[in-house]
RNA sequence: GCUGAUGUGGCACAGAUGGUAGCGCAACUGAUUCGUAAUCAGUAGGUCGUGGGUUCGAUCCCCAUCAUCAGCU
Numbered sequence: 001g002c003u004g005a006u007g008u009g010g011c012a013c014a015g016a017u018g019g020u021a022g023c024g025c026a027a028c029u030g031a032u033u034c035g036u037a038a039u040c041a042g043u044a045g046g047u048c049g050u051g052g053g054u055u056c057g058a059u060c061c062c063c064a065u066c067a068u069c070a071g072c073u
Base pairs, nucleotide, nucleotide: 001072002071003070004069005068006067007066010025011024013022019056027043028042029041030040031039049065050064051063052062053061
């Protein structure tokens, strides 16, 4: 330099032929307990790596770009 894969709450990941995002763990609050842990109930947290484009509408399609990983030279 070229090619490919991945990028979604703090962490690990879903998200289906485009219709405004979810599970688990973690965090916080409450209940239970003499107290802690465990258990149960609830709450908050995401402009989907970034910037454009297409569309009534984009995590999803197109282009560019950044980061990580792999391969080739």
Predicted 3D model of a 73-nucleotide RNA (transfer RNA) from a Clostridia bacterium. The coordinates come from a structure-prediction model, not an experiment, and the mean pLDDT is 81. It was read from a public genome assembly. It matches the Rfam family "tRNA". The family's RNA type in Rfam is transfer RNA. Rfam's curators write: Transfer RNA (tRNA) molecules are approximately 80 nucleotides in length.